[in-house]
Context: one part of a larger RNA
C1' cells in the first nucleotide's frame, strides 16, 4: 500500500458529480397517525409507550369434553352431564444487570417537482429507463371458400371462430377535453369528355415480275418490306368526399387626453393562418431572463410572468390519487464522506532469513 472487519475526541455532508460508502432505522403488543384521494387509499404515514426472570392472580378465565343419566323419528341421532387433559391475558409485588426484541434475524423518515397511470418486459456479456406492453380509446378492412398470413401447389393458420368475430394502423388508466385547414400527397366514390396497351390491319409508300412499251419506263396477282386508318379496359388528367388519413395552421403598418400598450382600422399573401390549455418547459439561442421563496452566499430547485429563437391538442393536449431498484431539489435523524487522520484484528504485496 491492497483485500476483508471493528472502534474513534470535537463538529455533522464542510467530502462529492451526487450523502458514493458507511452509519442509523428495524421485531411484537397497545396509542396515536397529516395534506391529498379514483373514497379502495394514503397508512407501518408521522410520533410514542411496553417488553427478562420470580412470587400472587390461578391451575383462574378459555380449549378440549369421558363416563353416567334423559328423550325419541332407534341413528355414526338430540339433549344433559362434568371427570380428565391442557391452559393465559391484564394487574398487584420483587430480583439480576452498563443494557431484557442484551446474539441472530429485522423498514431510515418527511416535504416540494418533472416523466411514466398501475402489475409486467427489454440490450444473455458497459443502458432496466421517461424506451416496449397493457386494459382503456379511435380509425380502417373484412359476410365466410371472410380480410390477412404462410406456401410455385396441394394445403395450412385465421377458425372447429362468423362483424359484441378477426386482421392491420395509431393513441395509451381515469378526469376534462381534442378546434381550424381537403390547395399538395393518399385513401374512398364518380364517370361526360381528353390521353391510353395488347388486338383489330384501313390506306400509302418500297422490293420482287406475269405483261405492255415510245425501249426511257409502266406494272396486274401472288409473295414480301413498311406506314398504321378505325377498335380499344383499367391507369392517369378530370369532379367530388375524406385529416384519431400523411400532414399544414402568416406579413407590413397605423391608431386612446402623460408615456406605455393597442380593444380598433389599413393592406399582401394563403388551403388554412394555432382555438382551449400549457409555457425559459426532457422544448427558451440570446440565458445565470426579470420578480418572488428557500441559503450568510443558490447557473440546480420551487411558485409565477410571457418577449413561445424553435408548446400545442390520439405524432394527442392539459390535470390527476396509487406506484417506481426512475430523473431533479430540500429538510430531520445519522454517521470517517469530509474537517484529518488515528488505532486494532486478520488475509496478501513488499523487505529479510
Nucleotide at each position: 500500500c491492497u483485500c476483508g472487519g471493528c472502534u474513534g475526541a470535537a463538529g455533522g455532508a464542510a467530502c462529492u458529480a451526487g450523502g458514493c460508502a458507511a452509519a442509523a432505522u428495524g421485531g411484537u403488543a397497545c396509542c396515536g397517525u397529516a395534506a391529498c384521494u379514483u373514497c379502495g387509499g394514503g397508512a407501518g404515514a408521522a410520533g410514542g409507550u411496553a417488553c427478562a426472570c420470580c412470587c400472587c392472580a390461578a391451575g383462574u378465565a378459555g380449549g378440549u369434553g369421558a363416563a353416567g343419566c334423559g328423550a325419541u323419528u332407534u341413528a355414526c341421532u338430540c339433549g344433559u352431564g362434568g371427570a380428565g387433559c391442557u391452559g393465559a391475558a391484564c394487574g398487584g409485588g420483587g430480583u439480576u444487570g452498563c443494557a431484557a426484541u442484551a446474539a441472530a434475524u429485522u423498514g431510515g423518515u418527511g416535504g416540494c417537482u418533472g416523466c411514466g397511470a398501475c402489475u409486467g418486459u427489454u440490450u444473455a456479456g458497459c443502458a432496466a429507463a421517461a424506451a416496449c406492453a397493457u386494459a382503456g380509446c379511435a380509425c380502417u378492412c373484412u359476410g365466410c371458400a371472410a380480410a390477412c398470413u404462410c406456401g410455385a401447389a396441394a394445403g395450412a393458420g385465421g377458425a372447429a371462430g362468423u362483424a359484441u368475430a378477426g386482421g392491420g394502423u395509431g393513441u395509451g388508466a381515469c378526469g376534462c377535453c381534442u378546434g381550424c385547414c381537403c390547395g399538395g400527397u393518399g385513401c374512398u366514390g364518380g364517370a361526360a369528355g381528353g390521353u391510353u396497351a395488347a388486338u383489330u390491319g384501313a390506306u400509302g409508300g418500297g422490293g420482287u415480275c406475269a405483261u405492255c412499251u415510245u425501249c426511257g419506263g409502266a406494272g396486274a396477282a401472288g409473295c414480301u418490306c413498311u406506314u398504321g386508318a378505325u377498335c380499344g379496359a383499367a391507369g392517369c388528367c378530370c369532379c367530388a368526399g375524406u385529416a384519431a388519413a400523411c400532414g399544414g395552421c402568416g406579413g407590413c403598418c397605423g391608431u386612446a387626453a402623460c408615456u406605455a400598450u393597442a380593444a380598433c382600422g389599413g393592406u399582401c399573401c394563403u388551403a388554412a393562418g394555432g382555438u382551449a390549455g400549457c409555457g425559459a418547459a426532457a422544448u427558451u439561442c440570446c440565458u445565470u431572463g426579470u420578480c418572488g421563496g428557500g441559503u450568510a452566499a443558490g447557473u440546480u430547485c420551487c411558485g409565477a410572468c410571457c418577449u413561445g429563437c424553435a408548446c400545442g391538442a390520439a405524432u394527442g393536449g392539459c390535470g390527476u390519487a396509487a406506484c417506481g431498484a426512475u430523473g431533479g431539489c430540500c429538510a430531520c435523524a445519522c454517521u470517517g464522506u469530509c474537517u484529518c487522520c488515528a488505532g486494532c484484528c486478520g488475509a496478501g504485496a513488499c523487505u529479510c532469513a